Predicted 3D model of a 73-nucleotide RNA (transfer RNA) from Collybiopsis luxurians FD-317 M1.
The organism belongs to Collybiopsis luxurians, within Eukaryota.
Its mean pLDDT, the model's own confidence on a scale to 100, is 80.
The gene name in the source record is tRNA-Leu-TAA-3-1.
Its Rfam family is "tRNA". Rfam's curators write: Transfer RNA (tRNA) molecules are approximately 80 nucleotides in length.
RNA sequence: ACUGGCGUGGCAGAAGGGUAAUUGCGUAGCUAUUAAAUAGCUAAGGCUGCGGGUUCAAGUCCCGUCGUCAGUA
Numbered sequence: 001a002c003u004g005g006c007g008u009g010g011c012a013g014a015a016g017g018g019u020a021a022u023u024g025c026g027u028a029g030c031u032a033u034u035a036a037a038u039a040g041c042u043a044a045g046g047c048u049g050c051g052g053g054u055u056c057a058a059g060u061c062c063c064g065u066c067g068u069c070a071g072u073a
Base pairs, nucleotide, nucleotide: 001072002071003070004069005068006067007066010025011024012023018056027043028042029041030040031039049065050064051063052062053061
């Protein structure tokens, strides 16, 4: 330099173009306990790297760009 993959709450991983972006861990609160551990319940937190485009509708498709990983030279 070129080619390809990936980027989604604090962390990890999902989500066939379709209506409130889901789950686990973590965090906070509550219940049970003498108190903890453990368990159960509840809640907060992301509008999907960034900027455009297509579409009635985009995390998903297209373009550019940034970061990262792998390959080729």